A computed fold for a 74-nucleotide RNA from a Bacilli bacterium, annotated as transfer RNA.
Rfam family: tRNA. Rfam classes the family as a transfer RNA.
The coordinates come from a structure-prediction model, not an experiment, and the mean pLDDT is 81.

[in-house]
Parts: sequence; C1' cells; structure tokens
RNA sequence: GUGUCCGUAGCUCAGCUGGAUAGAGUACAGACCUCCGAAGUCUGCGGUCAGGAGUUCGAAUCCCCUCGGACACG
Repeated sequence: GUGUCCGUAGCUCAGCUGGAUAGAGUACAGACCUCCGAAGUCUGCGGUCAGGAGUUCGAAUCCCCUCGGACACG
C1' cells in the first nucleotide's frame, strides 16, 4: 500500500431483513436481609452507538469519507 473483520454504558458483550423508550451481565450507589459483613433479592445510576456527511417518513443497522484496532497478502 491492498483486502477482510471489528469500534454500542467504567469493563465484557447482544442488538436479526432499517421500525418498540437502545439492552444484558458485571462494576458502582441505595434499600431489604444480618449482631456486623459476605452471599442473596429489589431499585437506581451510567450511552455524542468511534467521528463526519449522505439516502430514507424513519439509521446502531444501508452508502461514502476519515480515525483507531486485529488479521492476511505484497
């Protein structure tokens, strides 16, 4: 340099053929429980969906460009 794949919550990830209020686990905070903790149960908090532009009534999802990462080829 070329090609393929990946980038979604602090972390690990799901998100189908474009359509529900963008989700789960974990972490964190609170409550319950307990003599006190741990464990468990419940609740809450946490997101420019890497960035930009486009298509569309509607984009995490499709097209294009850029950035970052992994792999392959040269």